[in-house]
Context: one part of a larger RNA
RNA sequence: CUCGGGUGAAGGAACUAGGCAAAAUAGCACCGUAACUUCGGGAGAAGGUGCGCCCCCGGUACGUGAUCGGACUUGCUCCGUAAGCGGAAGGGGGUUGCAGUGACCAGGCCGCUGCGACUGUUUAUCAAAAACACAGCACUCUGCAAACUCGAAAGAGGACGUAUAGGGUGUGACGCCUGCCCGGUGCCGGAAGGUUAAUUGAUGGGGUUAUCUUCGGAGAAGCCCUUGAUCGAAGCCCCGGUAAACGGCGGCCGUAACUAUAACGGUCCUAAGGUAGCGAAAUUCCUUGUCGGGUAAGUUCCGACCUGCACGAAUGGCGUAACGAUGGCGGCGCUGUCUCCACCCGAGACUCA
Numbered sequence: 001c002u003c004g005g006g007u008g009a010a011g012g013a014a015c016u017a018g019g020c021a022a023a024a025u026a027g028c029a030c031c032g033u034a035a036c037u038u039c040g041g042g043a044g045a046a047g048g049u050g051c052g053c054c055c056c057c058g059g060u061a062c063g064u065g066a067u068c069g070g071a072c073u074u075g076c077u078c079c080g081u082a083a084g085c086g087g088a089a090g091g092g093g094g095u096u097g098c099a100g101u102g103a104c105c106a107g108g109c110c111g112c113u114g115c116g117a118c119u120g121u122u123u124a125u126c127a128a129a130a131a132c133a134c135a136g137c138a139c140u141c142u143g144c145a146a147a148c149u150c151g152a153a154a155g156a157g158g159a160c161g162u163a164u165a166g167g168g169u170g171u172g173a174c175g176c177c178u179g180c181c182c183g184g185u186g187c188c189g190g191a192a193g194g195u196u197a198a199u200u201g202a203u204g205g206g207g208u209u210a211u212c213u214u215c216g217g218a219g220a221a222g223c224c225c226u227u228g229a230u231c232g233a234a235g236c237c238c239c240g241g242u243a244a245a246c247g248g249c250g251g252c253c254g255u256a257a258c259u260a261u262a263a264c265g266g267u268c269c270u271a272a273g274g275u276a277g278c279g280a281a282a283u284u285c286c287u288u289g290u291c292g293g294g295u296a297a298g299u300u301c302c303g304a305c306c307u308g309c310a311c312g313a314a315u316g317g318c319g320u321a322a323c324g325a326u327g328g329c330g331g332c333g334c335u336g337u338c339u340c341c342a343c344c345c346g347a348g349a350c351u352c353a
Stems, first nucleotide, its partner, number of pairs: 001348008010339002014337001019334001027051005036041001038173001052095006062086003068080004072075001096100001108332007115324002120132002136171007148157003174319004179249003184246002186242005193237003204226005211218002250268005277311001278308001289305005
């Protein structure tokens, strides 16, 4: 020096990213316990007092139950009796040590706040969480040979279930709620019109040549090449619906008898211009915003304000008792975390033998 253990004057978090680590608390009985609350809880809240041993009330209550007696339904029966053994709580008196849950064992506590309701689950081997799940809520599909999934198929799961069932998606207890937009995308419905595939093959053009010929050429039928009129479903276009479907939810200018601000007005654009609630927030760039609180001093914290760079309502909004090896802040207790280190006990490393 490294590891493990112990003690420490005075101070007591001044340490540090952070009380990390350590210290402290601790058992049982009794007293006594706040805000808040979903009335269950919060609660072991917090905070206190007692605790050994001996004697007496007391070998009492109580437990066990030999023995003896009785009853009849004669039983591993019932009723009574009560010896012996075990033996409190509580009350009174005494006594002892520094110390009586004498060792071991054995909660530290409180306040404010974020997130998630909760118990659970997770990155086996750097993440346990505010992530996942969850009851509850909603939308949607599915009428049973169900939807959906696996499988070229047979078949199987769903389910030996049947819409109070099953599948998918989102949200995530509970309380109060969940605004506006259907223009785009998606889904659902509609069928008049437009477009449209295979199909059908009208018509025109060309090649070939029986034939005709003014010898230049014309040219039936057939065959062949080509053109593609007409017929033609879904889809798309079109017409509606639908946002707890994907999603979206404005700008400029002016105006009140101090100033400031703008209930009010004008104008442009949009499918519609963000409602309630919340707000420098797990979201705020400017920013350590400003004010208040706490500190002697506070980029964090708590309470407000609203100028929301860039919150906002099931990609849920705002609250919320209880819960959390969860994040932030503060306080009491306690301490070698520190001021500032010292010594002791053990194990190693190292040096020497």

Source information: The part of an RNA shown here (large-subunit ribosomal RNA, domain IV) has 353 nucleotides and comes from Guyparkeria hydrothermalis. RNAcentral holds the full RNA, with entries from ENA.